Model confidence (mean pLDDT): 81 of 100. Predicted 3D model of a 73-nucleotide RNA (transfer RNA) from a Myxococcales bacterium. RNAcentral holds the sequence, with entries from ENA.

């Protein structure tokens, strides 16, 4: 320098052919317990890496940029 892949909740990952974002763990509260842990119930937490475009509608398609990984030179 070129090619390919990835970037979504604090962490690990889903999300169908574009119909509008969910799970596990963690955190917090409550129940239980003498207390803690475990278990159970509930809640908070996301402008989907940034910007622009297409579309009635974008995590998803197109362009540019940033970061990480792999390959080639």
């Nucleotide at each position: 320098u070129g090619g390919c892949g990835c970037g979504u909740a604090g962490c690990u990952c889903a999300a169908c052919c574009g119909g509008a974002a969910g799970a596990g763990c963690g955190u917090c509260a409550c129940u239980c317990u003498c207390c803690u842990a475990a278990a159970g119930u509930g809640a908070a937490g996301g402008c989907u890496g940034g910007g622009g475009g297409u579309u009635c509608g974008a995590c998803c398609c197109c362009c540019c940029c940033c970061g990480c990984g792999c390959c080639a030179a």
Taxonomically the source falls in Myxococcales (Bacteria, Pseudomonadati, Myxococcota, Myxococcia). It matches the Rfam family "tRNA". It is annotated as a transfer RNA.